Predicted 3D model of a 73-nucleotide RNA (transfer RNA) from a Clostridiales bacterium. The RNAcentral record of the sequence draws on ENA. Model confidence (mean pLDDT): 83 of 100.
RNA sequence: GGGCGCUUAGCUCAGCUGGGAGAGCAUUCGCUUCACACGCGAGGGGUCACAGGUUCAAGUCCUGCAGUGCCCA
Numbered sequence: 001g002g003g004c005g006c007u008u009a010g011c012u013c014a015g016c017u018g019g020g021a022g023a024g025c026a027u028u029c030g031c032u033u034c035a036c037a038c039g040c041g042a043g044g045g046g047u048c049a050c051a052g053g054u055u056c057a058a059g060u061c062c063u064g065c066a067g068u069g070c071c072c073a
Stems, first nucleotide, its partner, number of pairs: 001072007010025004019056001027043005050064004
């Protein structure tokens, strides 16, 4: 230098054919217990890496850019 992937909650990751942003773990509160753990219930937490474009509408499509992994040279 070229090619192919990945980037979504604190962490690991889903998100299908463009229309509701989610799960598990973690965290907070409550129940339970003498207390803790386990278990049960409820809640908080998001610049969908970033910038732009298309569209009535973008995590999803297009372009650019950054980081990262693999392969080729």
Rfam family: tRNA. Rfam describes the family as follows. Transfer RNA (tRNA) molecules are approximately 80 nucleotides in length. The family's RNA type in Rfam is transfer RNA.